[in-house]
RNA sequence: UGCUGGGUCUUGCGCGGCGAAAGACUUCGAACCCCGCCAGGACCGAGAGGUAGCAACGGUAAGGAGACCCUUUUGGGUGUCGCAGGGUGCCUGGCAACA
Numbered sequence: 001u002g003c004u005g006g007g008u009c010u011u012g013c014g015c016g017g018c019g020a021a022a023g024a025c026u027u028c029g030a031a032c033c034c035c036g037c038c039a040g041g042a043c044c045g046a047g048a049g050g051u052a053g054c055a056a057c058g059g060u061a062a063g064g065a066g067a068c069c070c071u072u073u074u075g076g077g078u079g080u081c082g083c084a085g086g087g088u089g090c091c092u093g094g095c096a097a098c099a
Base pairs, nucleotide, nucleotide: 001096002095003094004093005092006091007090008089009086010085011084012083013082014081015079016078018075019074020073021072022071023070025066026065027064028063034059035058036057042051043050044049
């Protein structure tokens, strides 16, 4: 000096980790304008029965709280991580030639 490899730098992808959001899970949650079942009482009927239906009870909606195992989305100055590319500014290795 030439060729070639690696590191630092950078981009993308993947894996893990941290955070956020949503779903799923548990629970609370409607005097009436949600559902079911409707004591009492009310109404219809000669009667047998029936009708509507408050409270209570049960279940849920909107929404609230909890837990953080799972699913999805998303974020980064996440990681002595991996793969592929970019780049020739710096560091470093190999080979060849010259001095």
Record summary: Predicted 3D model of a 99-nucleotide RNA (Bacterial small signal recognition particle RNA) from Thermoflexus hugenholtzii JAD2. Rfam family: Bacterial small signal recognition particle RNA. About the family: The signal recognition particle (SRP) is a universally conserved ribonucleoprotein involved in the co-translational targeting of proteins to membranes. Its mean pLDDT, the model's own confidence on a scale to 100, is 80. NCBI's taxonomy places the organism under Bacteria, Chloroflexota, Thermoflexales, Thermoflexaceae, Thermoflexus hugenholtzii.